[in-house]
Context: one part of a larger RNA
RNA sequence: UUAGGUUUAAAGGGUGUGUAGGCGGAGCAGUAAGUCAGUGGUGAAAUCCUGCGGCUUAACCGUAGAACUGCCAUUGAAACUACUGCCCUUGAGUACAGUUGAGGUAGGCGGAAUGUGUCAUGUAGCGGUGAAAUGCAUAGAGAUGACACAGAACACCGAUUGCGUAGGCAGCUUACUAAACUGUCACUGACGCUGAGGCACGAAAGCGUGGGGAGCGAACAGGAUUAGAUACCCUGGUAGUCCACGCUGUAAACGAUGAUCACUCGUUGUUUGCGAUAUAUUGUAAGCGACUGAGCGAAAGCAUUAAGUGAUCCACCUGGGGAGUACGUUCGCAAGAAUGAAACUC
Numbered sequence: 001u002u003a004g005g006u007u008u009a010a011a012g013g014g015u016g017u018g019u020a021g022g023c024g025g026a027g028c029a030g031u032a033a034g035u036c037a038g039u040g041g042u043g044a045a046a047u048c049c050u051g052c053g054g055c056u057u058a059a060c061c062g063u064a065g066a067a068c069u070g071c072c073a074u075u076g077a078a079a080c081u082a083c084u085g086c087c088c089u090u091g092a093g094u095a096c097a098g099u100u101g102a103g104g105u106a107g108g109c110g111g112a113a114u115g116u117g118u119c120a121u122g123u124a125g126c127g128g129u130g131a132a133a134u135g136c137a138u139a140g141a142g143a144u145g146a147c148a149c150a151g152a153a154c155a156c157c158g159a160u161u162g163c164g165u166a167g168g169c170a171g172c173u174u175a176c177u178a179a180a181c182u183g184u185c186a187c188u189g190a191c192g193c194u195g196a197g198g199c200a201c202g203a204a205a206g207c208g209u210g211g212g213g214a215g216c217g218a219a220c221a222g223g224a225u226u227a228g229a230u231a232c233c234c235u236g237g238u239a240g241u242c243c244a245c246g247c248u249g250u251a252a253a254c255g256a257u258g259a260u261c262a263c264u265c266g267u268u269g270u271u272u273g274c275g276a277u278a279u280a281u282u283g284u285a286a287g288c289g290a291c292u293g294a295g296c297g298a299a300a301g302c303a304u305u306a307a308g309u310g311a312u313c314c315a316c317c318u319g320g321g322g323a324g325u326a327c328g329u330u331c332g333c334a335a336g337a338a339u340g341a342a343a344c345u346c
Base pairs, nucleotide, nucleotide: 003318004317005316006315007300008299012314014201015200016199017198021194022193023192025088027086028085029084030083031082033081034080035077036076037075038074039073040072041071042070049065050064051063052062053061054060091191092188093187094186095184096183097182098181099180100179103177104176105175106174107173108172109171110154114150115149116148117147118146119145120144121143125136126135162169163168206247207246208245209244210243211242215241216240220236221235222234223233258313259312260311261310262309263308266291267290268289269288270287271286272285273284274283275282276281295302296301319346320345321344328339329338330337331336
């Protein structure tokens, strides 16, 4: 390279948007670049293949043919691809009318709990554990009541629920804002799909500057446990966790399953619309689940939300270790990230 693969064996990019590129719906007409057919020229010799012949045979050699699958020119064909013109509505989008939701951003408000402070009642313990101790407490703790303040998170509802491209999103409310779905089938008329680079977003931890700091809590200290205990358990506790702005750019970023389109048995639940009717039920569209066939699969299993049957485009894999390391480069304040080998060894 061909080929075979990518849920779990190596392998789907964290997600989107989109450039180049690749691919692309129905009809009519034209052109003839690709495509197909004919003809002419050329395609040196040798080699290869076939026939015949010469060395005793073979290798080798001679001779004739075929071949040289190509290129150029020319004459045609017009189904397919391409290009041009016209046109269509089913793909795609728009409009109008509704509906839905923890979708996003900013502001305001709320109660419970916790902690702290002050006051009051009140007296000897509290706390913690397997058991203890460190710790707190007669300078009055813990408990109980009142008031005040602070920060963070939003019990119940709550659910194989819902929304979002992914990360993710949950007290109530206001403003702004994005989307999906359904119905009408009104408008545009292929405007589409994918997408190397690029750009944007991207949990937690971490970093910078400035705030904030209740609870929790890396590090750290002490108490235990233990042969030891740089741990698990306990008492404290700094960074952090929270906010604003900026950086980082990684995760078992998982459905370990790329995106889009078409097709392919059934059963059952549920969310949100729109209908039909005997209000018992039932149809349809878009989701979210469970089960089970054909088919697929090494099996586990998947099974209209495919891992089935096909099509297009992208990404990735090619024995284990060495190694996601070294070197170089790019990015970053740093931590580090991205790209990414080889020797050697089994």

Annotation: The prediction has a mean pLDDT of 88. A computed fold for a 346-nucleotide part of an RNA from an uncultured prokaryote, annotated as small-subunit ribosomal RNA, central domain. It matches the Rfam family "Bacterial small subunit ribosomal RNA". The family is grouped with related families in Rfam's "SSU clan".